[in-house]
Molecule: Bacterial RNase P class A
Organism: Gammaproteobacteria bacterium
């Protein structure tokens, strides 16, 4: 000097005048005046975990979803971090929907003789060298795939028919927490081979609804209408009554679906039509928060101190204008809050790897 890989940060700055908005504090209090402070790395998707509220006496089964190698890490994930198989690239790296095919079911067009309860077109051998009949899967052929390769013995020609190394499968030693291991030894001629991001088995984990949740003030209206279901049995009591109490039974009903269990009520519930308010106050930002130093750890991340308060709008605030500087305004704007993923993107800066050429 070119080509890449791969981690990390920044999102305009400065100043100037006017303007919006929150808390504070001062006032002469429809309101003014000063101070601090005021969108994001994705705030987006609403896709996953949660934190908060409410409903369920909150329990079991089944269905039904969801993940899917090992270990950790986290409040928790389907999410990070670190190792392992497999793939991909010369390499740095980089993608993984990665439990089982030896529980069963299915599927794989055309071609091919045959795609699995496999089979013989072409070919080799035999028999009597037609014709036919046996035997064969070594060799050719179709195929993405054709009874494991290679060699050697046999054979009437051949074939794992036999041996030998390789592949495969199983045990077992070592080494590792584990997945797993291009170690290392025995046994087996060896379950035909792919596909589970196809049914399906395994194993692990799952209550719903949601800030338009919830409280809580005030005000209005028709404590309207209409449809459906049950009111039974049997003790006790005494005031003798469609009384009162308790059990059972029935019927309604109770935040995902069936069933069981339990709960509640017996003019309650449910489902519909019609009316009446939708108006204030809070939830509403101090949090599994940040930020710095030291330790622990290969790392996510942990623990100790010590400093710090960084939006709460509510038809919805942060805008406009001038000047400078610069590298540039792409992609876009909080609504209860976190902790990831994914999508979108104009750019500018450090770090550390790789491999390709050239000189010395």
């Nucleotide at each position: 000097g070119g080509a890449g890989u791969u981690g990390g940060c920044c999102a305009g700055g400065c100043a100037a005048u006017c303007g919006c908005c929150u808390u504070a504090g001062u006032c002469c209090u429809a309101g003014a005046c000063u101070a601090c402070g005021g969108a994001g790395g994705a705030a987006a998707g609403u896709c996953c975990g949660g934190g908060c509220u409410c409903c369920g006496c909150a329990g079991g089964a089944c269905a039904g979803a969801g993940u899917g190698c090992c270990a950790g890490g986290u409040a928790a994930c389907g999410c990070c971090u670190g190792g392992g198989g497999g793939g991909c690239g010369c390499g740095a790296g980089c993608c993984u929907a990665c439990g089982g095919a030896a529980a069963g079911u299915g599927c794989a067009g055309c071609a091919g003789a045959a795609a699995a309860u496999a089979u013989a077109c072409c070919g080799c051998c035999u028999g009597c060298u037609u014709a036919c009949a046996g035997g064969u899967a070594a060799g050719g052929g179709u195929g993405a795939a054709a009874u494991g390769g290679u060699g050697c013995g046999g054979u009437a020609a051949g074939a794992g028919c036999g041996c030998a190394c390789c592949g495969c499968g199983c045990u077992g030693a070592u080494g590792g927490c584990a997945a797993c291991a291009c170690u290392c030894a025995g046994c087996g001629g060896c379950a035909a081979g792919g596909u589970a991001a196809a049914c399906c088995c395994c194993a692990c984990u799952c209550g719903g609804a949601g800030c338009a949740a919830g409280a809580c003030c005030a005000a209005a209206u028709a404590g309207g209408g209409a449809a459906g279901c049950a009111g039974g049995u049997c003790a006790g009591c005494c005031u003798u009554g469609c009384g009162c109490u308790g059990a059972c039974a029935a019927c309604a009903u109770g935040u995902g679906g069936u069933c069981c269990g339990c709960g509640u009520g017996u003019a309650g519930c449910u489902u519909u039509c019609g009316g009446g308010u939708a108006g204030g106050u809070u939830g509403c930002u101090u949090g599994a928060g940040g930020u710095g130093u030291a330790u622990g750890g290969u790392g996510a991340c942990g623990u100790a101190c010590a400093c710090c308060c960084u939006a709460g709008a509510u038809g919805a605030a942060u805008g406009a204008u001038u000047g400078c500087c610069c590298a540039u305004g792409a992609c876009a704007g909080a609504a209860c809050c976190c902790g990831g993923c994914u999508u979108a993107u104009c750019g500018g800066c450090c770090g550390a790897c790789u491999c390709c050429u050239u000189u010395u």